Predicted 3D model of a 1508-nucleotide RNA (small-subunit ribosomal RNA) from a Chloroflexota bacterium.
């Protein structure tokens, strides 16, 4: 360069970020299952559980051309021949094919190699041979046992059965000699031993056998190197073990076996044990690497109920033989016997789950035979099952009135949906009917199959479901449910509007199948070789020395393990990938081609690593000459100060605390002053200063010991660096003995505090702190930071050298090295934050991490006197535990400021009496809301009916009241006396109608309308939801805030701006600033008062004036003087009604409190409809033991009476205010002028002022109560106000505690309105009138603001949260025990069976001998067999042990479980700062001593940085 291949996230921790870090899901795949569905066809697949038992049937036979009988059938010449066909003896074969994976972690499987250590039937190729004889036996007959399997005795018989001789091409053994070879060993020659055969058949050529022996193919045995789960809470195993010599066995090596003889052998590179587990080719996943996994199909192993043994044979220790021993099961006559589906159906049990007791030997392949042939559940086919994978259909096209019908709807529509209907046309599938293969190679044969396949008719006809739809993740809406049913894979839905739960419509998505459930792999870079960490998220060993291992400085040779390259052998076939072919496609199948990393053999390079050698000096060491040090050990000394002891002066208290007690003290304390005694520790110096490897190390001198630093560049020459195991050292507190004890001082005793105090405080005070020897071995043993070694900017500071400079010398400059410290670039970090002392950039070596709990717990091993270390799990449980920033929010943190927030002050409340409101009780009802502040004289600006919503009772039912439809309706609507009745209603009908249009006889008809009657849709509801809202309102708060665009900063929430320096009421201005602006608020625009002017006016008799109305001026720090940064503002003063915002009002950011209202309205939703609607009378909100809250009026002399006498302002008035008069002691009443108002009325303002009495008392204070008389509203006072006249309660200024006010304020005083028929108004809203005291100040107390600083708060501290105890559930530990299950040990029993002994018992063949009737008998002898004894050994049996389960009275613990108990440990200074280890106590969190960290807040000082 060029091709090909090739990796995707997401959800859940927060109030929001970034990181860590686990759960979860999207994908793919299965020998599956299960739900729902199911048309059709190919190809494949189908007990994963119990290696559990197992009925039936068949899965191994064949050969008569090895043999003899024996059975038919046929010819017959009756001698015999043929044919068939069979139990037997013989031979092959049954060791194949077929099944499973129980065992086995092994040379068992994989690869690559050995075999000179070996074996081979059948088959192939080449030699050589095939001769003579002999004794038997089964079949058969006889007799016998026995039920049966089955046996035994006697007798005949045959062979390719057996067995002797004989030959030896040759083999084999011995012996000698030669070649060849690394090698045990192949191979030649000679002598010598020793060893073979069968026979049938036939067309008479021959053909199959048979026998030796050489060779070749397959096939096998046996040896090796490499590779092949886990667990060390298994470290030591091992006597045939390891080796050697000898023999035995064997097909063959070899402790395989046996003798002896040595002591070895394996193991931390993991020996043994223990648990799993049949290995591969490969599947399946992944981008790969790897992970998992080994069904089907192939290789190779094992395995045939369990165990064990051998026999046959080429080949087995044998799946459809055989012995023994166990268990199970069947037959039995009880004596004995028979059996092994993990072959193919098939059946029971097991389980979620896994097939026909088919056809067929047609092909493929064995097996036997010469052959025909017969065997063949192997195989070939068919049955079953959507279990997989492929492929096809279920219909095309046209069809808008967008039909009905469903659903939803804003009522308009839309949506199902061109879908259907309907019209035209197909016919794959499908049903009939016909036709009909290949597969056979080879004459014959075809299970499959009348199959695929043609071909023809019929008719859209026979065929569509599943799942989902809150996000991840495509697809949404009504109902119905109301934390209930339910759903869920994570987050999570579900408490009355569910897109999350049923269900419908509708949509998404796949599809004859869809989900779901399991299991794997990915996604997970979440075990990180590719490719991950460890300062604070889990993770650096407490600390060094060092073993083994790992890893090493520069030069040169050599070598060629390592590495690299070529070449070649193997890597089985199938599978995979590319291509091409054949089934119409595809799946499937063929053929080729490629790939298969390891691993042999051979040749080559030789930079690197190794490995031998031989220099080097720069890593390391060392000599040599200086320097500092609380470096460690031992011994002497030294002075303060504490306590105790003796005297001596003294006297009443000391001592303690927030206060105070206990405690010591008149038996003299305390305080002083002298002297003794004894322990412990060493002030000042003293320093982010020294040492030391870390724990640590501090008074002085003196001795021993070690360690660093500078300078030299004088030796040694890689001698190093790291370091599993190992060994040492380790603060404190603790344990052992023995000392010692002054002071502090766990436990403990007393005092306080507290609700309690098992604590904090405060008096005592044992251990023990101190020594000496010996133990524990931990700690927040921290730099949270493993060690070496190189690199990578600088500034400063201090400690120990050394150089240069310079000076008389010191200092001071300066350069260098080594230590401890800050800043700080670049780069690293998740971010804080590191930064030549690295958390940078690089090597090497060690140690640990892998989601919280559960637990640093249990069990088990080690260590310890003991406390306890120390290695160190699992069930079971949660979706999170966590780090660091960020923004609020909070702190019994901090700084700064503000407000009638304290404080000064002035009135009050809290006590009386009364009113009125609320709680609470009562009640038929005492309607309903408002509840810290922000409810409580609130909604209510006025409940005797009414209002009224509540209660009792009486009534209506389309309805009190709205709109609409349809009927009816002229004596209609409406309604009079009269009945009932409390009304309301309800009978009841005297009398009696309108409007409009039309028609005409002009007063009657029609017809509508309006009323009514009835019907239906609906009215109605102060019935729920204020947590479904909408509007209005409180609240903080008239507090100075809260925001936004663009920029910049940061990876992000987010900052900056809004921070600072000043200054305001104010984020109000000014300066400075990575930030420029801006917006919502603040301020100002509006109103009203307070000067003044202009215009204009009704009332009035007039008006400049006052007044009203309208418009305008006036104040802006404009001026002056000080202060400051001369910026902004600040004090002061002039002038002016008015002066720094002149006073007041309205005006209320962005939010907040689900604050309040569904009973003001308005609305969603729900409920109710002869009632929860309407309506009547009568009750009731007005009750009364009590409790709070807001008020009034008082308690008196700053007053009461009492006389007399002034001055307002703002309202309001016709269903009204009412005047002048009059009457009445008053309320009021007669009265009626004026007045729709600057006109007339209410309207008298009262306090005040001027007099007189009261004289300090429950009073001439104070008015509650009550009694009687009266007004006045109204239909009516159970429930109203007012007046007269009597009556006179509590009350003497009010506890703790609390409230409102900074100037025309507060106080005191009146006046008027609104509501209203009247009033409970002392309430509210406004109006003058009369007028104060105070503010040192900002410590506290409460609210607020803006900076900071901690947090484990975010529902935001009224947070969060820890123990124990109590209660339900679940897991687990331990536990007297009791019970199984594994391998191993000792012993003693001991089957079958091999091997080895023995011969007395039996015994043709062959050898010898004798006899004699010469073919027979007798005997020896080899060989053989039963017996019987040895060794081994299966199983059994005893025994004490190990290892593992099970259970188990009790017990311990630990998760988890909407509202249990006591406490309050922890988070802020969490109220006593937290944590660690320790050791003692306590219901419990925890409290305390002792040393330790800071991962502690807050001042204050030192010290260091930065900058002037």
């Nucleotide at each position: 360069u060029a091709a090909g291949u090739g990796g995707a996230g997401a959800g859940c921790u927060u109030g929001a970020u970034c990181c860590u870090g686990g759960c979860u899901c999207a994908g793919a795949a299965u020998g599956a299952a299960c739900g729902u569905u199911g048309g059709c066809g190919g190809u494949g697949c189908g007990c994963c559980u119990u290696a559990u038992g197992c009925a039936u049937g068949c899965a191994a036979g064949u050969c008569g051309a090895a043999c003899g009988g024996c059975c038919u059938c046929g010819a017959u010449u009756u001698a015999u021949c043929g044919g068939g066909g069979u139990a037997g003896u013989g031979g092959c074969g049954a060791a194949c094919g077929g099944c499973u994976g129980a065992g086995u972690a092994a040379c068992g499987c994989g690869u690559a190699a050995g075999u000179a250590a070996c074996c081979u039937g059948c088959c192939u190729u080449g030699g050589a041979g095939u001769g003579g004889g002999a004794a038997a036996u089964a079949a058969c007959u006889c007799c016998g046992a026995g039920a049966a399997a089955u046996c035994g005795g006697a007798g005949c018989u045959a062979a390719u059965a057996u067995c002797c001789c004989a030959u030896g091409u040759g083999g084999u053994g011995a012996u000698g000699a030669g070649g060849c070879g690394u090698a045990a060993g192949c191979u030649u020659c000679a002598u010598u031993a020793c060893u073979a055969a069968a026979g049938c058949u036939u067309u008479c050529g021959g053909g199959c056998g048979c026998u030796c022996c050489a060779a070749g193919a397959g096939g096998g045995g046996c040896u090796u190197g490499c590779g092949u789960c886990u667990g060390a809470u298994u470290a030591g195993c091992u006597a045939g073990u390891u080796g050697g010599u000898a023999g035995g066995g064997u097909a063959a090596u070899g402790g395989c076996c046996u003798a002896c003889c040595a002591a070895g052998g394996c193991a931390a590179g993991g020996a043994u044990c223990a648990g799993u587990a049949g290995c591969u080719g490969g599947u399946c996943u992944g981008a790969g690497a790897g992970g998992a996994u080994g069904g089907c199909c192939a290789g190779c192993c094992a395995g045939a109920u369990g165990g064990g043994g051998a026999c046959u044979g080429g080949g087995a220790c044998a799946c459809g033989g055989c012995c023994c021993c166990a268990a199970c099961u069947c037959c039995u006559a009880c004596g004995g016997g028979a059996g092994g589906c993990a072959g193919c159906a098939g059946c029971a049990a097991g389980g979620a789950a896994u097939c026909u007791u088919g056809g067929a030997c047609a092909a493929u392949g064995g097996g036997c035979g010469a052959a025909a042939g017969c065997c063949u559940g192997a195989u070939c086919c068919a049955g079953c099952g959507a279990c997989a994978c492929c492929g096809c259909g279920u219909g095309a096209a046209g069809g808008a009135a967008g039909a009905a019908g469903g659903c939803c709807u804003u009522c308009g529509g839309g949506u199902u949906g061109u879908a259907a209907a309907c019209u035209u046309c197909u016919u794959u599938u499908u049903u009939c009917g016909g036709g009909g293969a290949a597969g056979a190679a080879u004459u014959c044969u075809g299970a499959c199959g009348g199959u695929a396949c043609c071909c023809g008719a019929g008719g859209a006809a026979u065929a569509a479901g599943c799942c989902u739809c809150g996000g991840c993740c495509a697809a949404c809406u009504a109902c119905g449910u109301g934390c209930c049913a339910g759903c869920a894979g994570c987050c999570g839905c579900g408490g009355u509007a569910a897109u999350a739960c049923g269900u419908a419509g509708g949509a998404g998505g796949c599809a004859a199948a869809c989900g779901u459930u399991a299991u794997u792999c990915g996604g997970a870079u979440u075990u990180a070789c590719u490719g991950g960490g460890c300062g604070u998220a889990a993770a650096a060993g407490g600390a060094g020395c060092g073993u083994a291992g790992g890893c090493g400085g520069u030069u040169c040779c050599u070598u060629a393990g390592g590495u690299c390259a070529a070449a070649u052998g193997u890597g089985a076939a199938a599978u995979c990938u590319u291509c091409u072919g054949g089934c119409u496609c595809a799946a499937c199948c063929a053929g080729a081609a490629g790939a298969a990393g390891c691993c042999g053999u051979u040749u080559g390079a030789u930079a690197c690593c190794g490995a031998g050698g031989g220099g080097c000096u720069u890593g390391a060491g060392g000599g040599c000459a200086g320097c500092a040090g609380a470096g460690g050990g031992a011994a002497a000394u030294g002075g303060a100060a504490u306590u105790c002891c003796c005297g001596g002066u003294g006297u009443a208290g000391c001592g303690g605390u927030g206060a105070a007690a206990u405690g010591c003290g008149u038996a003299g304390a305390u305080a002083u002053c002298g002297g003794g005694a004894g322990g412990a520790a060493c002030a000042c110096c003293a320093g982010u200063g020294g040492c030391g490897a870390a724990g640590g190390c501090g008074a002085u001198u003196u001795c021993c010991c070690a360690g660093g630093c500078u300078g030299u560049u004088c030796c040694u020459g890689a001698c190093g660096c790291u370091g599993a195991g190992g060994c040492u050292c380790g603060a404190a507190a603790g344990c052992g003995u023995g000392g010692g004890c002054a002071g502090c001082g766990a436990a403990g005793c007393g005092g306080a505090u507290u609700a309690g105090a098992u604590a904090c405080c405060c008096g005592c005070g044992u251990a023990g702190u101190c020594c000496a020897c010996g133990c524990c071995c931990u700690a927040a043993a921290c730099g949270g930071u493993g060690g070496a070694c190189a690199c990578u900017a600088g500034a400063u500071a201090u400690a120990g050298g050394a150089g240069g400079u310079a000076u008389c010398g010191a200092c001071c400059c300066u350069u260098u090295c080594u230590g401890u410290g800050u800043c700080g670039a670049a780069g690293c970090u998740a971010a804080c934050g590191c930064u030549u002392u690295a958390a940078g950039u690089g090597u090497c070596c060690u140690g640990c991490c892998u989601g919280g709990g559960g637990a640093g717990u249990a069990c088990g091993g080690c260590c310890g006197c003991a406390a306890g270390g120390u290695u160190g799990a699992a069930a079971c449980u949660c979706a999170a535990a966590g780090g660091a920033a960020u923004u609020g929010a909070c702190g019994g943190g901090g700084g700064c400021c503000c407000g009638c927030a304290c404080a000064a002050g002035c009135a009050g409340c809290g006590g009386a009496g009364c009113g009125u409101g609320u709680g609470g009780u009562u009640u038929a009802a005492u309607u309903c809301g408002a509840u810290g502040c922000u409810a409580c004289g609130c909604g209510a600006a006025g409940a005797a009916c009414c209002u009224u919503a509540c209660c009792a009772g009486g009534a209506c039912u389309u309805g009190a009241c709205a709109u609409g439809a349809c009927a009816g309706u002229a004596g209609u609507a409406g309604g009079a006396a009269u009945c009932c009745g409390a009304a309301a209603g309800g009978a009841g009908g005297a009398c009696g109608a309108g409007u409009c249009c039309g028609a005409c006889u002009u007063g009657u008809c029609g017809g509508a309308c309006a009323g009514c009657u009835g019907u239906c849709a609906c009215a109605g509801g102060u019935g729920c939801u204020g947590c479904a809202u909408g509007g209005c309102u409180g609240u903080c708060g008239u507090c100075a805030g809260c925001u936004c665009g663009u920029g910049c900063c940061g990876u992000g929430a987010g900052g900056u701006g809004u921070u600072g320096g000043g200054u305001u009421a104010a984020g109000u201005c000014c300066c400075g600033c990575a930030a420029c602006g801006a917006g919502c608020g603040c301020a100002a625009c509006c109103c009203u008062u307070g000067u003044c002017c202009u215009a204009u006016g009704u009332u009035a008799a007039a008006u400049u004036c006052u007044c009203a109305u309208a418009g305008g001026a006036g104040a802006c720090u404009g001026c002056c003087u000080u202060g400051u940064a001369c910026a902004g503002c600040a004090a002061g003063g002039a002038g002016g009604a008015a002066g720094g915002a002149a006073a007041g009002g309205a005006u209320g950011a962005c939010g907040u409190c689900a604050a309040g209202u569904c009973a003001g309205c308005a609305c969603g939703g729900c409920c109710u409809u002869u009632a929860c609607g309407u309506u009547c009378u009568g009750g009731g909100c007005u009750a009364c033991a009590c409790a709070c809250a807001c008020g009034c009026u008082a308690c008196a002399a700053u007053g009461g009476a009492u006389g007399a006498u002034a001055c307002a302002g703002a309202g309001g008035g016709u269903u009204g205010c009412u005047a002048a008069g009059g009457a009445g002691c008053g309320a009021u009443c007669c009265g009626g002028a004026g007045c729709u108002a600057a006109u007339c009325c209410c309207u008298a303002a009262a306090a005040a002022u001027c007099g007189u009495c009261c004289u300090c008392a429950g009073u001439u204070c104070a008015g509650a109560u009550u009694g009687c008389a009266g007004g006045c509203u109204g239909a009516a006072a159970u429930c109203g106000c007012c007046u007269g006249c009597a009556u006179g309660a509590a009350g003497g200024c009010g506890g703790a505690g609390u409230u409102g006010c900074u100037a025309g304020u507060a106080a005191c005083c009146g006046c008027a309105g609104g509501u209203c028929a009247g009033c409970u108004a002392c309430a509210c809203u406004g109006c003058g009138g009369u007028g104060a005291a105070u503010a040192c100040g900002u410590u506290c107390u409460c609210g607020g603001g803006c900076c900071u600083u901690g947090u484990a708060c975010a529902c935001a501290c009224c947070g969060c949260c820890c123990g124990u105890c109590a209660c339900g559930c679940c897991a687990u530990g331990g536990g007297a025990g009791c019970u199984g299950g594994c391998a191993a040990c000792a012993c003693c029993u001991g089957a079958a069976g091999u091997c080895g002994a023995u011969g007395g018992g039996c015994u043709a063949a062959c050898u010898c001998c004798g006899a004699c009737u010469c073919g027979u008998c007798g005997g020896a002898g080899a060989g053989g067999c039963a017996g019987u004894c040895g060794c081994c050994u299966a199983a059994g049996g005893u025994g004490g042990g190990g290892c593992u389960g099970g259970u188990g009275a009790c017990u311990g613990u630990g998760a988890c479980g909407a509202a249990g108990u006591c406490g309050u440990a922890a988070c802020a200074a969490g109220g006593c700062a937290g944590c660690c280890g320790u050791a003692c106590g306590g219901g419990a969190a925890c409290g305390u001593g002792u040393g330790g960290c800071u991962g502690a807040a807050u001042c204050a000082c030192c010290u260091c940085c930065u900058u002037u």

Background:
The source organism's lineage runs through Bacteria, Bacillati and Chloroflexota.